[in-house]
Context: one part of a larger RNA
């Protein structure tokens, strides 16, 4: 110089404290471990793996097992030779299929006077080089990604200082969200970060209005204005700053995203790609059925629904935002209790259609019980999608009503339009969401402080660590 401390000081963060809502206990979904299995494909495993990759395994997907086939090959480039009744290929036959057998029929483009027949060419066959490998090595790697961490810190180059590793700047006093800025200083200066320049929300002003409640306005697009301690006043030392006030739609980084310095975990990926080395080559390669990833004494981990009266059940009446649509969304009508059906107006979409928002309200009714809670499970009927719902798919109807009366050590998220609580939409997608990414609607508590955990900053001590 560093790292380390159950050594010091100063800061900081939902880190604790204050405070709401959960988890952890019931039932299910879903991911892991493990156990089974012919296989239950592989990766990811302190934080930083476990609704992660997977934005959606019935078959495909698929890489795993099983049986059946193929061998220059399902895909590319060539070398050499062969081929006209040739490529190619219907009936039929084995078979699950792939494939194998067969063999009516029967080509393509160019030259030439013609052509199925000649020459090349494209296809085809057979050789030979290569192909292929989701096989290994993330400790060969490229790229990309996680974490520390949006932490506030990491350097550089003159110049001094030290024999020299090095130090100084980067320290010290204030100040900051901030190595932000001031002021002192053997320093003077710069770069990567920080801030801002970007994109959203909020307010106003202009222009233009189609399909937008009729054009001042609310909307929509386009484009500018505005907040910079700019003004007042108080500490502080004069600064830089902080307290506090006016105005203002917004105040001291206005809210939100976007943006991740040098680096550190031989951190993650050879299964997304892409590539070195090794390795299989009648298989570790490629096609097909079918099965498996969906199992199941158990443990963990992320979720949903409840356990009920701030509730449930019936009827009624409100008000969104943000998205999607042509192999598409699909309206008014009519059938069915319903899932759907049947028909199709309009929509290429500010017009049309998903599209009922749903908690909110307003009336009834239940009266504290395993209940008129709560729904898991089963049963019989149906309904959709798709060749195909057995294994394994989502939805109706009737019936069936299981554990559970708030959850032990412990544990997580959250400081404001945020936690809670409601629901709508999208993307994946023939089907299929309790995930996941979005949207609005109602709308709280609480911070008195840093003594403690956890984690980081900064300076300083100690050290037999490097």
């Nucleotide at each position: 110089u560093g790292a380390c401390g159950g050594g010091g000081g100063c800061c900081c963060g939902c880190a604790c404290a204050a405070g709401c809502a959960g988890c952890g206990g019931a039932g299910c979904g879903u991911g892991u471990g493990g156990u089974u299995u012919a296989a239950u494909u592989c990766g990811a495993u302190g934080a930083u793996a476990c609704a992660c990759g997977a934005a959606g395994a019935a078959c495909c997907u698929u890489a795993c097992c099983u049986g059946g086939g193929c061998u220059u090959g399902a895909c590319a480039u060539g070398u050499u030779g062969g081929a006209a009744g040739u490529a190619g290929g219907a009936a039929c036959c084995c078979g699950a299929a792939a494939g194998g057998g067969g063999g009516a029929c029967g080509a393509c483009c160019u030259g030439u006077a013609a052509a199925a027949u000649c020459a090349g060419g494209a296809a085809c066959c057979a050789u030979c080089a290569c192909a292929g490998g989701u096989g290994c090595u993330g400790c060969a790697u490229g790229g990309c990604u996680g974490u520390c961490g949006u932490c506030a810190g990491c350097u550089c180059g003159u110049g001094u200082c030290g024999u020299g590793a090095g130090a100084u700047g980067u320290c010290g006093g204030g100040u900051u969200a901030a190595c932000u800025c001031c002021c002192g200083u053997a320093a003077c200066g710069a770069g990567c970060g920080c801030a801002a320049c970007c994109c959203u929300c909020g307010u106003c002003c202009u222009g233009u209005g189609u399909u937008g409640c009729a054009c001042u306005c609310u909307c929509a697009c386009a484009g500018g204005a505005g907040a910079c301690u700019g003004c007042c006043u108080c500490g502080c030392a004069a600064a830089a700053c902080g307290g506090g006030g006016a105005g203002g739609a917004a105040g001291g980084u206005g809210g939100g995203g976007a943006u991740g310095a040098c680096g550190u975990c031989a951190a993650g990926u050879c299964a997304g790609c892409a590539u070195g080395g090794c390795u299989c080559u009648u298989a570790c390669g490629c096609c097909c059925a079918g099965g498996g990833c969906u199992a199941c004494a158990c443990a963990c981990a992320c979720g949903c629904u409840a356990c009920a009266a701030u509730g449930g059940g019936c009827g009624g009446u409100a008000c969104a935002g943000a998205g999607g649509g042509a192999a598409g969304c699909a309206a008014u009508a009519g059938g069915g209790u319903g899932a759907c059906c049947u028909g199709g107006a309009g929509c290429u979409g500010a017009u049309c259609c998903c599209u009922a928002a749903a908690a909110a309200c307003c009336g009834u009714u239940c009266u504290c019980a395993g209940u008129u809670c709560a729904g898991a499970u089963u049963g019989c009927a149906g309904g959709c999608u798709g060749a195909a719902a057995c294994u394994c798919g989502c939805c109706u109807g009737c019936a069936u009503g299981a554990a559970g009366u708030u959850g032990g050590a412990g544990u997580u998220g959250c400081u404001a339009g945020u936690a809670a609580c409601c629901g709508c939409a999208g993307g994946u997608c023939a089907g299929c969401a309790u995930a996941c990414u979005g949207u609005g609607g109602u709308g709280a508590a609480u911070a008195c402080g840093u003594u403690c955990u956890c984690g980081g900053g900064c300076c300083u001590u100690g050290u037999a660590c490097a």

A computed fold for a 466-nucleotide part of an RNA from a metagenome, annotated as small-subunit ribosomal RNA, 3' major domain. The prediction has a mean pLDDT of 83.